Predicted 3D model of a 72-nucleotide RNA (transfer RNA) from Blastopirellula marina. Its Rfam family is "tRNA". From the family's description: Transfer RNA (tRNA) molecules are approximately 80 nucleotides in length. Rfam classes the family as a transfer RNA. The prediction has a mean pLDDT of 83.
């Protein structure tokens, strides 16, 4: 330095232009229990970035920043 794939709640991992961005663990609160755990209900909590296309962007296109492979 080329080429491929990826970058979503704290963690994993879903989402082939119109969603309230969804799910699991973890956390918080409540019922339960002498108490603690379970267990059940309910909460918090995200789109790497900076253009661009569009009526409309997590998505499509470009740039830059990270990470993995692979090749020199």
């Nucleotide at each position: 330095g080329c080429a491929u794939c990826g970058g979503u709640c704290g963690u994993c991992u879903a989402g082939c232009g119109g969603c309230g961005a969804a799910g699991a663990c973890c956390c918080c609160g409540u019922a339960c229990u002498c108490g603690u755990a379970c267990u059940a209900c309910g909460g918090c909590g995200a789109c790497g970035u900076c253009g661009g296309u569009u009526c409309g962007a997590c998505u499509c296109c470009g740039g830059c920043c990270c990470g993995a492979u692979g090749c020199u």